[in-house]
RNA sequence: CUUUGCUCAGGGCGAACCCAGGGAAACCUGGGGGUGCAAAGUCACGGGCCUACAGCGCAAGAGGUGUCAGCUAUGGCCACCGGGCCGCCAAA
Numbered sequence: 001c002u003u004u005g006c007u008c009a010g011g012g013c014g015a016a017c018c019c020a021g022g023g024a025a026a027c028c029u030g031g032g033g034g035u036g037c038a039a040a041g042u043c044a045c046g047g048g049c050c051u052a053c054a055g056c057g058c059a060a061g062a063g064g065u066g067u068c069a070g071c072u073a074u075g076g077c078c079a080c081c082g083g084g085c086c087g088c089c090a091a092a
Stems, first nucleotide, its partner, number of pairs: 002092004012037002017032006035079001041085003045082003048077003054072003
């Protein structure tokens, strides 16, 4: 340096669920919790998924007001897959 994660050390992270706070929601943050994880470190870059405040739409010659279905990411998920960057220990 490359590959691998059978074994060792220090350990690290923290699913569901519960509580508090934030948010329209998805979801996020903190505390508890611990399913699991060798990148469950990091970047929403490609795909995918979730949400829809607002907007579009419905909708008519024009304007105003207003509701539902539907559509839309500019919102979110890296513990869905791929990719970029970076990294501990061990083995070969």